Description: Predicted 3D model of a 564-nucleotide part of an RNA (large-subunit ribosomal RNA, domain V) from a marine sediment metagenome. It matches the Rfam family "Bacterial large subunit ribosomal RNA".

Context: one part of a larger RNA
Order: sequence, then structure tokens, then C1' cells
RNA sequence: UCCACGGCUAGACGGAAAGACCCCGUGAAGCUUUACUACAGCUUGGCAUUGGAUUGGGGUUAAAUCUGUUCAGCGUAGGUGGGAGUCCUGAUUUAUUCAGGGCGCCAAUGAGACACCACCCUGGUUUAAUUCUAAUCCUAAUCCCGAUGAAAAUUCGGGAGACAGUGCCUGGUGGGUAGUUUGACUGGGGCGGUCGCCUUUAAAAGAGUAACAAAGGCGUUUAUAAGGUCAGCUUAGACCGAAUGGAAAUCGGUCUGGACGUGCAAAGGCAUAAGCUGGCUUUACUGCAAGACCGACGAGUCGAGCAGUUGCGAAAGCAGAACUUAGUGAUCCGACGCUUGCUCAUAGGAGCGGCGAAGCUCAACGGAUAAAAGCUACUCCGGGGAUAACAGGCUAGUCAGGCCUGAGAGUUCCCAUCGACGGCCUGGUUCGGCACCUCGAUGUCGGCUCAACGCAUCCUGGGGGUGAAGCAGCUCCCAAGGGUUUGGCUGUUCGCCAAUUAAAGCGUUACGCGAGCUGGGUUUAGAACGUUGCAAAACAGUUCGGUCCCCUAUCUGCCGUGGA
Repeated sequence: UCCACGGCUAGACGGAAAGACCCCGUGAAGCUUUACUACAGCUUGGCAUUGGAUUGGGGUUAAAUCUGUUCAGCGUAGGUGGGAGUCCUGAUUUAUUCAGGGCGCCAAUGAGACACCACCCUGGUUUAAUUCUAAUCCUAAUCCCGAUGAAAAUUCGGGAGACAGUGCCUGGUGGGUAGUUUGACUGGGGCGGUCGCCUUUAAAAGAGUAACAAAGGCGUUUAUAAGGUCAGCUUAGACCGAAUGGAAAUCGGUCUGGACGUGCAAAGGCAUAAGCUGGCUUUACUGCAAGACCGACGAGUCGAGCAGUUGCGAAAGCAGAACUUAGUGAUCCGACGCUUGCUCAUAGGAGCGGCGAAGCUCAACGGAUAAAAGCUACUCCGGGGAUAACAGGCUAGUCAGGCCUGAGAGUUCCCAUCGACGGCCUGGUUCGGCACCUCGAUGUCGGCUCAACGCAUCCUGGGGGUGAAGCAGCUCCCAAGGGUUUGGCUGUUCGCCAAUUAAAGCGUUACGCGAGCUGGGUUUAGAACGUUGCAAAACAGUUCGGUCCCCUAUCUGCCGUGGA
């Protein structure tokens, strides 16, 4: 070195199971509820099945009959119209005549005048009809019990009774049941924040350009114009001067030149003013539109010019809102105004169309529906290392170590020792950041066993300095050969305590090591406490309990034996 056998499991990101954690899917299921929408169930009312009578109350109609108080005025004047007579008793007698009496006309009062007639009004009474309502009674519908009968039917007795029950319509209630919904972005997800539009920076001097980058605004306002036009004016600040008068009111001068002002953010503009003031006004018009800008589309923006009709101006002219850029919402739907059109066995009706404008914090703002929240550790499926937790990698803010400078402490003296404020490195053990291999699986803390390595050395060894007398220390340099304890508590690593020791080192090795062991912790299903939640449930809160597969090793590796 090769071969064989017997062993051990460090590696083959070993085998097994399309990861159960995490995220994603306009996936699923189970459960909850003050999510949404339904449906059982329960309940309210009306009608039907459903009939008779009485009493009370109410409405309507008809007839009769009463009723009506300001003041003044005989006095209790309901309204309007007609109206000069009318009613009763008696006589004569058939003439409407006379006698008596009542009321009236007249007169007075008053807004309105009475007798009598007619039609009504307000409120009441009586009668009749009709209807509603409340209660009571009845029995024949209907229901229940009993008897008869094998049963059905029949018949009889009792109880309830027009109720109940049932049907149709209807209001409520309704996780009892069912179907569903419960957004996205996101340096994993959740929590938080955000979602449309305008301005600036980023943006790299055309346009455009991202981030959970840095700053701010908008969801309007104006007819008493802040619109149109014509005419006029100049703001602001500094200095000097001037009664009350001051830092600042108004006045004069000089200088700067746009700093003032612009309804509101910012930017760009603006003195010929777009800023300020006054006069007259409504173009904050109707019908159009050549041509452009922008742009995936849908949208958005500018617009000379033509016709009509107006406003201002002497006129030329200007005016289709505002210094400009935000002040917003597609489609459907129904309603509204106007209207040349269309349809209908009729139309003085109905429906549709066209034009116009209104109704959405549809704000998740290109708006899934008119209408929608949660839990899952009982969970499931499809996927992802496009995305988290372990480990590795990169990085090194944090961490550990070193160096430089040397303010200062050290009685004096920077450097025996310590060393602020700062600067420069190294390492890759902490907490992080990133999300690069792995989600068709890389088993996770601690212990046990067995260790290998580094040195920034705990002990033992050799040295320099000392604020080293000695002993004992402090600090630095060299050094990794060997060594580096046993107990109590805790799942603990760590830590505290006890007793020793020369010393009881720090790290790396997938925080070494589960195809070597354990399984106390964490991290399934059971249960409980506290807390949170209406609840289902939840909690780096606690507590009790809880299957660790491959006695079988193919290759690499290691140990042992034998042979060549």
C1' cells in the first nucleotide's frame, strides 16, 4: 500500500414524509358574534273558515224639534233673501167685512232690525235606517273528553265555543340554521402609518423618473365681486426733519428697487403692473371651431377665427370668469326641467329616445355588491427559500481588543498605575442590519459522553518596569508542553452561595457533538389561574400532563485483528 473480517458513527447539507412554524392564494373547512343577507321558529294585525242576540259608546244620512247674551237698544239681534202685513178669539155671514187681543211695519238704538215665509250655519235632544267599536250571553260551525263499537262510521252525554286551531297577506323578533364577506402597500407578517389631487427638493441645466426619502398644502372661496371694461394711483424698508405723537398713526425729503402686495400652500410670475382705488356693468354668454400640447386607454389642457347677442370705452379695442398651477369621481340606476323624434286595439293616456343639470369622504378616491366583522394550538390543501424564526454567509452601527494624542489624577511628576475629549486600526465570540444557499425539511436550549483547535494565558515556566526594602502585589513582553475541583438552588447557559485548589482561563468548532444518549425548558392536541375580548379565542404571563423513527451503515472517515 492492497484485500478480508469485526467494530464506531464525524461527513456524504445521509434515508423517510412535495415543512405541520412563517408568509402568500381575491384556496378550504370548523367555530363565534351587537359583520351582511336570508330561512326555520316565536309573535303582532287584517281577511277567510265564522253564526244568533242584548247592552254601552261613537260616526253618517233622513225627519222632527230646540239652540245662539260685547256695547247701545223694550231685550238673549246666528246668517242671507223675500216682506207690509200676519196670527188667535168672537160675531156677521160668505164680502175676506167688523170688534177685541198678540206681534210687526213706523220711530229709536245699532255694523246689522225684529211679525211672517224660505234656504242654510253653530251646538244639542228625540225617532228611524245603516255602520264602527267595547263588553256580555247563546249554540249549531269548530276543538277536547267520555260512552257505544274489533276498527271506521254513527248516535248519545259533558266541557270549551265563534275564541282556539288552520290558510293567505303583513309588521317585529330571530347565530336556532345556512350562504358568504372580512382590501392592498409593507426592507417577513402583525401593530402603527398610508392610499386621490396640488407645490418644492431629490431629478444628474429638454420631457420623464423611485423609496414607509425631506418639507408643506387641497376636498374651497368671490354677486356687498375678489368677475368685465374704462380711468387713475404706487408698495415696503432705512435714515433725516415735524404739535399732542410714543418702536409703530398722519406729513415732507433722500436712498435702496421690488424686499410690499396677490382670498389660501409652495414654486414660477407681476411696476406697462397680474398690486391699490373709483365709474359703469354681467362675456361667470348661446352655437361652433382651424390647429396644437399632453398622453397606454379613459381622461386632461390651450386655442386664433366665424355667426348671434351683450357690457365698457371718444376710439383703436378688450371681455366665452378669477396672476398661473389644487378645490375632485367613470359607468349604471331612478327622479327632475326642456323637447324637433319613436312605440302602443285610442291617445285629452302611457312608455322610450334626444338635450340639460342635480343625487356618491363610491376618500381603499379607474369606483368588484344596493347590502358584509372576527377566531382557529382541532385544523386542511396548493405554493414560496420570491418571505420570517435556527444555523451559515456579507456587513461591523453595537460588542471585544490594540495603537496614537495626552487635558487631568497620581504631594511634586502626562506615561509605576489610571487616563477625559478626539483620531486610527484589528477581531468576527454579543445585540443588530441585509434576506444570499436551504421551506419536494440544514431537528431547536440545557445536561451527559467524547473531544479537536486558537491565544487576546487562569495556574505552572522565562523576563522588563515599578510610586519593587522583604513577603505580597500592579503592569507589560515571551510562552499553548501539561493542567484547569466537588457540592447546594434553578430546565437553565449564566449567576449567587458553600468548601477546596497551583489554578478553578476566554473563545471557535452548524451558540462542537440527538443516523451517540437524555428530553427538564421552549414549541401541537387535554386542563386550570390571572388578564384581555360580547364571544369564538388569545397572552417572550403562570401551572400540571404530554410517542425522540432507522438493535439492519452503501461510500468517505476512524479503531482493531488476520493475510498478501